[in-house]
Molecule: transfer RNA
Organism: Abditibacteriaceae bacterium
RNA sequence: GGCCCGUUCGUCUAGAGGCCUAGGACAUCAGAUUCUCAUUCUGAAGAUCAGGGGUUCGAAUCCCCUACGGGCUACCA
Numbered sequence: 001g002g003c004c005c006g007u008u009c010g011u012c013u014a015g016a017g018g019c020c021u022a023g024g025a026c027a028u029c030a031g032a033u034u035c036u037c038a039u040u041c042u043g044a045a046g047a048u049c050a051g052g053g054g055u056u057c058g059a060a061u062c063c064c065c066u067a068c069g070g071g072c073u074a075c076c077a
Stems, first nucleotide, its partner, number of pairs: 001073007010026004018057001028044005050066005
């Protein structure tokens, strides 16, 4: 240099064009339970999906560019 893959709440992850104004687990916060703590239960907050553009009636999802990360490969007197 070329090719391929990935990027979604604090963390891990679901998602394959309409049931997603994005769901779950852990963590956090509040409450209940308990003599107390732990456990357990209930609830709350938390991601406009890496950034930008395009296609479409409609995009986390398809396409392009960019950034970052990873893999394979070529060149290297």